About this RNA: Predicted 3D model of a 73-nucleotide RNA (transfer RNA) from a Thermoplasmatota archaeon. Rfam family: tRNA. Rfam classes the family as a transfer RNA.

C1' cells in the first nucleotide's frame, strides 16, 4: 500500500433489486405462584460508523473518512 467482508437497540444478530426500521436475549410494570424459578401480557429502547451525493424519498445506491476482522504484497 492493495483486496475482501463487517459496523444497525443495552447485548446478539435479521432487514441490503429504495417506500414509516425489527427479532431473540436484557430492563422496568403486571399476571400466575404459598414464595422464588418458569411460564403468560405490556411497556422502554436507534441521528442505521462519520461527513457529502443521487433521488420526492437513502440502513439500501455513488464517493471520501474513520474503526474491526481476514487474504496479498
Nucleotide at each position: 500500500g492493495c483486496c475482501g467482508c463487517g459496523g444497525u437497540a443495552g447485548c446478539u444478530c435479521a432487514g441490503c433489486a429504495g417506500g414509516u426500521g425489527g427479532a431473540g436475549c436484557g430492563u422496568c410494570c403486571g399476571g400466575c405462584u404459598g414464595u422464588u424459578a418458569a411460564c403468560c401480557g405490556g411497556a422502554c429502547g436507534g441521528u442505521c460508523g462519520u461527513c457529502g451525493g443521487u433521488u420526492c424519498g437513502a440502513a439500501u445506491c455513488c464517493g471520501a473518512c474513520c474503526c474491526g476482522c481476514g487474504g496479498c504484497g
The coordinates come from a structure-prediction model, not an experiment, and the mean pLDDT is 83.